[in-house]
The RNA shown here (transfer RNA) has 77 nucleotides and comes from a Roseiflexaceae bacterium. The coordinates come from a structure-prediction model, not an experiment, and the mean pLDDT is 80.
């Protein structure tokens, strides 16, 4: 330098154009339960989807650019 994949709550993932004002697990907070803790039950907060632009009536999803990570290929000394 070229190619591919990945980036979504604190963490791990799902969602592959409209049912999504983004779901699940775990973690966090409050309450219930308990003699206490744990377990269990109920409720709540937390991501506008790496960033910028474009396409579209509509974008986490498609396109372009860019940043970061991983892998492969090539090149130089």
């Nucleotide at each position: 330098g070229g190619a591919g994949c990945c980036g979504u709550g604190g963490u791990g993932u799902a969602g592959u154009g409209g049912c999504c004002a983004a779901a699940c697990a775990u973690g966090g907070a409050g309450c219930c339960c308990u003699g206490u803790c744990a377990a269990g039950g109920c409720u709540c907060a937390g991501a506008u989807c790496g960033c910028g632009g474009g396409u579209u009536c509509g974008a986490a999803u498609c396109c372009c650019g860019u940043c970061g990570g991983c892998u492969c290929c090539g090149c130089c000394a």
Rfam family: tRNA. Rfam's curators write: Transfer RNA (tRNA) molecules are approximately 80 nucleotides in length. Its family is annotated with triplet codon-amino acid adaptor activity in the Gene Ontology. The source organism's lineage runs through Bacteria, Chloroflexota, Chloroflexia, Roseiflexineae and Roseiflexaceae.